c-di-GMP-I riboswitch aptamer from a Gammaproteobacteria bacterium, 86 nucleotides, folded computationally. Its mean pLDDT, the model's own confidence on a scale to 100, is 79. It was read from a public genome assembly, where an Rfam model found it.

RNA sequence: GCCCAUCAAAGCCAAACCUACCGUAAGACAGUGGCGGAAAGCCACGGAUCUCCCGUUCCUUUUCCCAAGAUAGCCGAGCGGCCGAA
Numbered sequence: 001g002c003c004c005a006u007c008a009a010a011g012c013c014a015a016a017c018c019u020a021c022c023g024u025a026a027g028a029c030a031g032u033g034g035c036g037g038a039a040a041g042c043c044a045c046g047g048a049u050c051u052c053c054c055g056u057u058c059c060u061u062u063u064c065c066c067a068a069g070a071u072a073g074c075c076g077a078g079c080g081g082c083c084g085a086a
Stems, first nucleotide, its partner, number of pairs: 012037002018031002022027001035073001041079002045076003048071004055064001
């Protein structure tokens, strides 16, 4: 110097609840808050899960179909970051 690992250190992200706003909804964004996280960083490419306008069925409830969307803190792939004891 490089690589791996993950003690330590410096930090980082930020669950649920609540409030505001957007959305049919799932959910997103902001504040609060901190469940947790070695990538809980980016990314919708693959899988998985969720919503599902419209239409259809229909006395109501419901069922079916469905464009489109959401979840990266569901998994994988791709890109890629800090420290660096043993």
The source organism's lineage runs through Bacteria, Pseudomonadati, Pseudomonadota and Gammaproteobacteria.